[in-house]
This is a predicted structure of a 354-nucleotide part of an RNA (large-subunit ribosomal RNA, domain IV) from a metagenome.
Context: one part of a larger RNA
RNA sequence: CCCUCGUUAAGGAACUCGGCAAAUUGCAUCCGUAACUUCGGGAGAAGGAUGACCCUGAGUAGGCGAAAGGGAGAAACCCCCGGAACAGAAGAGGGUGGCAGAAAAGAGGCCCAAGCAACUGUUUACCAAAAACACAGGUGCCUGCGAAAGCGAAAGCUGAAGUAUAGGUGCUGACGCCUGCCCGGUGCUGGAAGGUUAAGGAGAGAGGUCAGCGAAAGCGAAGCUCUGAGCUGAAGCCCCAGUGAACGGCGGCCGUAACAAUAACGGUCCUAAGGUAGCGAAAUUCCUUGUCGGGUAAGUUCCGACCCGCAUGAAAGGCGUAAUGAUUUGGGCACUGUCUCAACGAGGGGCCCG
Numbered sequence: 001c002c003c004u005c006g007u008u009a010a011g012g013a014a015c016u017c018g019g020c021a022a023a024u025u026g027c028a029u030c031c032g033u034a035a036c037u038u039c040g041g042g043a044g045a046a047g048g049a050u051g052a053c054c055c056u057g058a059g060u061a062g063g064c065g066a067a068a069g070g071g072a073g074a075a076a077c078c079c080c081c082g083g084a085a086c087a088g089a090a091g092a093g094g095g096u097g098g099c100a101g102a103a104a105a106g107a108g109g110c111c112c113a114a115g116c117a118a119c120u121g122u123u124u125a126c127c128a129a130a131a132a133c134a135c136a137g138g139u140g141c142c143u144g145c146g147a148a149a150g151c152g153a154a155a156g157c158u159g160a161a162g163u164a165u166a167g168g169u170g171c172u173g174a175c176g177c178c179u180g181c182c183c184g185g186u187g188c189u190g191g192a193a194g195g196u197u198a199a200g201g202a203g204a205g206a207g208g209u210c211a212g213c214g215a216a217a218g219c220g221a222a223g224c225u226c227u228g229a230g231c232u233g234a235a236g237c238c239c240c241a242g243u244g245a246a247c248g249g250c251g252g253c254c255g256u257a258a259c260a261a262u263a264a265c266g267g268u269c270c271u272a273a274g275g276u277a278g279c280g281a282a283a284u285u286c287c288u289u290g291u292c293g294g295g296u297a298a299g300u301u302c303c304g305a306c307c308c309g310c311a312u313g314a315a316a317g318g319c320g321u322a323a324u325g326a327u328u329u330g331g332g333c334a335c336u337g338u339c340u341c342a343a344c345g346a347g348g349g350g351c352c353c354g
Base pairs, nucleotide, nucleotide: 001349002348003347004346005345006344007343008342010340011339014338019335027051028050029049030048031047036041038174052096053095054094055093056092063086069081070080071079109333110332111331112330113329114328115327116325117324121133122132137172138171139170140169141168142167143166149158150157151156175320176319177318178317180250181249182248185247186246187243188242189241190240191239194238195237196236200232201231205227207225208224209223212219213218251269252268253267254266255265278312279309290306291305292304293303294302
């Protein structure tokens, strides 16, 4: 010097990103216990008091319960009395000693406010336990049974020895109050008149070949072959509708009120429609330490407001919410070597000598 511990004057978070770590609290009985609340809870809320031993109480109360005897009964057993033996308190009163009585060990620190997630659960085996995942509940879509869906060239199996109060799948995520507008684009569902459209069907016509004809040029049946127009021809697409708890989207400029400011109001352009209720400098706010208020002597954090929302917003749910949380943030009480500021002690190392 390091590690693991113990104690510490005065102060008591001044430490620090942050009370990290440590300390405090800790048991039983009794008293007492707020806001809020889904009336269950919150709650061990918080905050207090008492606690050893001896004597009396008292071998008492109460416990357990043998035998004789008794009762009931048709009746042995059983049941009801009966009470020996056994074990055996407390309240209360008096007393004793100690620094100290839950005498050692073991054994919640608490409160206030806010964010997020309802909750118990689950997770990155070996840096993340969370606000992430799941969840009960909500809702959309598919599926009528040889179901849909999944695995598999197939047979077949799962679904399910189930049958729409079932099964699959997507989103949301207890509960309460709610969930606005847009179907132009994309998707999905429905429609089938018209347009477009494949193979196939059908095959006009054209070419090659050569029997034949012709003096030659050439013409050229059948067959074979190579092509091939128009016609016919489904879904799909175009088209017409519907559909948002489908993918998604939810404006700009100018003017206006008898101070000023602001604009309920008006005009105009564009759009499928121009963000409703809520919430809002927020886990979202760039400017920003916004402004005001609270808390502090002093507060980029925190809480309450305001609304100018760079770039909130309604099941990628919106806003609340008791309870819950090894969750995140701010504050307070208690407590402390975290600190002012360090000291001493114990054990184990390092180091020196051998």
The coordinates come from a structure-prediction model, not an experiment, and the mean pLDDT is 88. Rfam family: Bacterial large subunit ribosomal RNA.